RNAcentral holds the sequence, with entries from ENA, Rfam and Ribocentre. Predicted 3D model of an 87-nucleotide RNA (c-di-GMP-I riboswitch aptamer) from Desulfosporosinus youngiae DSM 17734. RNAcentral records the identical sequence in 2 taxa. Rfam family: c-di-GMP-I riboswitch aptamer. About the family: GEMM was predicted in a large-scale screen for bacterial structured RNA regulatory elements. The model forms 95% of the base pairs in the Rfam consensus. The prediction has a mean pLDDT of 85.

[in-house]
RNA sequence: AAUUGAUAAAGGCAAAUCCAUCGAAAGGUGGAGACGCAAAGCCGCAAGUCUAAAGCAAGAAAUUGCCAUGAUCGUUGGGUUGCCAAG
Numbered sequence: 001a002a003u004u005g006a007u008a009a010a011g012g013c014a015a016a017u018c019c020a021u022c023g024a025a026a027g028g029u030g031g032a033g034a035c036g037c038a039a040a041g042c043c044g045c046a047a048g049u050c051u052a053a054a055g056c057a058a059g060a061a062a063u064u065g066c067c068a069u070g071a072u073c074g075u076u077g078g079g080u081u082g083c084c085a086a087g
Base pairs, nucleotide, nucleotide: 003086004085005084012037013036017032018031019030020029021028022027035074041080042079043078045077046076047075048072049071050070055066056065057064058063
């Protein structure tokens, strides 16, 4: 130093749910909470998935369909940085 996550310790993150708040929604943020996580740190870069406001199309209308420029990094891959231990 590549690599690995068996053991131990220090420290870290926080699913569901509830409350508040922002948002058209998906979902985000803060608090409580702890299912889990060795990158569950960061980057939506690629794919997947979710939503469909605006727009477009149909319709007399109600409404329906399409669509990401919205969202998800705790779906997978990629990029990048990093703690501890083994080595």